[in-house]
Predicted 3D model of an 86-nucleotide RNA (transfer RNA) from Candidatus Methanoperedens sp. It matches the Rfam family "tRNA". Gene Ontology term of the family: triplet codon-amino acid adaptor activity. Its mean pLDDT, the model's own confidence on a scale to 100, is 81. Lineage of the source: Archaea > Methanobacteriota > ANME-2 cluster > Candidatus Methanoperedentaceae > Candidatus Methanoperedens.
Order: sequence, then C1' cells, then structure tokens
RNA sequence: GCGGAGGUAGCCAAGUGGUCAAAGGCGGCAGCCUCAAGAGCUGCUCUCGCAGGAGUUCGAGGGUUCAAGUCCCUUCCUCCGCACCA
Repeated sequence: GCGGAGGUAGCCAAGUGGUCAAAGGCGGCAGCCUCAAGAGCUGCUCUCGCAGGAGUUCGAGGGUUCAAGUCCCUUCCUCCGCACCA
C1' cells in the first nucleotide's frame, strides 16, 4: 500500500432502520440469608427528577430519513491476510 473484520455503558459483549438508555455476563452499591465471611438470592447501577417523565449517548465529523448503534461519505484507531522493504 491492497483486501477483510471491528470500535456500543467502568470492563466484556448482544443489538444490522422504529418495539432501544441498548439483552446477557463481570464489576460496583443496597438488602435478604449467616455468629461472621464466602456462596446464593432480590433490587439498583448514563444525567436530571419523589414520580410521571425529560435530556444526552454507540471512535470522530458530515449526510440520507418522519426516524440512525444500524444505511452512505470522509477520517482516526485496533486485529487478520496479502504485497513491499530489509
């Protein structure tokens, strides 16, 4: 350089136009249980709000669309293969 795959919450990871603040796991917090701890179980875990709800998010920037994590363009980064160099 060429081709392919990928980047999503603190971490891993699912989601391939709407039912998504986004399954599941890890971690964290609280509770139950226990003499205690561990394990197990329950709830919560982006921000604001007592709540109904609202807001902002999927590497970055644009675009298409009524609607984008999802489609298109540019760009950055990671991995795999090939080529090149040595």